Overview: Transfer RNA from a Myxococcota bacterium, 73 nucleotides, folded computationally. Taxonomically the source falls in Myxococcota (Bacteria, Pseudomonadati). It matches the Rfam family "tRNA". Its mean pLDDT, the model's own confidence on a scale to 100, is 81.
RNA sequence: GCUGGCGUAGCUCAAUCGGCAGAGCACCUGAUUUGUAAUCAGGCGGUUGCGGGUUCAAGUCCCAUCGCCAGCU
Numbered sequence: 001g002c003u004g005g006c007g008u009a010g011c012u013c014a015a016u017c018g019g020c021a022g023a024g025c026a027c028c029u030g031a032u033u034u035g036u037a038a039u040c041a042g043g044c045g046g047u048u049g050c051g052g053g054u055u056c057a058a059g060u061c062c063c064a065u066c067g068c069c070a071g072c073u
Stems, first nucleotide, its partner, number of pairs: 001072007010025004019056001027043005049065001051063003
């Protein structure tokens, strides 16, 4: 230098042919307990790396770019 994969909540990861962004853990509140832990119920938390484009509609498709990983030279 070229090619491919990945980037989504604090963390680990889903999201079907483009159609309301979710789960577990963590965190907060309540119940339970003499108290803690565990358990149960509820809640909070997102510029889908960043910038554009296509579309009625984009996490998903296209372009460019940044980071990480792998391969080639």